[in-house]
This record gives sequence, C1' cells and structure tokens, in this order.
RNA sequence: GCCGGACUGGCCUAAUGGUUAAGGCAUCGGUCUUCUAAACCGAGGAUUGUGGGUUCGAGUCCCACGUUCGGUA
Repeated sequence: GCCGGACUGGCCUAAUGGUUAAGGCAUCGGUCUUCUAAACCGAGGAUUGUGGGUUCGAGUCCCACGUUCGGUA
C1' cells in the first nucleotide's frame, strides 16, 4: 500500500429497519448484621467512535474519516 473484522453507560454482552436501546458486573441508597462481607430491594448512568447520505422511520443499510486487531507482499 491492498483486503477483512471490531467500535453500544465505568467494564462486558444483547437488540428482525418500527413503543422509552435490554441484561450482567461495578457504583450509590436501603433492609438485614455488633461491624464488614454475602443475600435481598431500589436508584442513577448511553444521544450506539466522528461526520454525511438513504428512508415515513437507522444501533442496524450506504459513503468518508478516526481508533484498534488480523491477513497479505
């Protein structure tokens, strides 16, 4: 240089082009406990890497770019 994959809360993982992007861990609060942990209950946290496009409607399809991983000579 060329080809391909990945990018979604702090972390991990879902979501058939169609209701308010779901779940786990972590965090915070509460119950319990002498205290801590565990267990149980509850709460907050995402404009889905960036910018455009297609569409009535995009996390999802298309294009460019960025980051990262792999392949290739």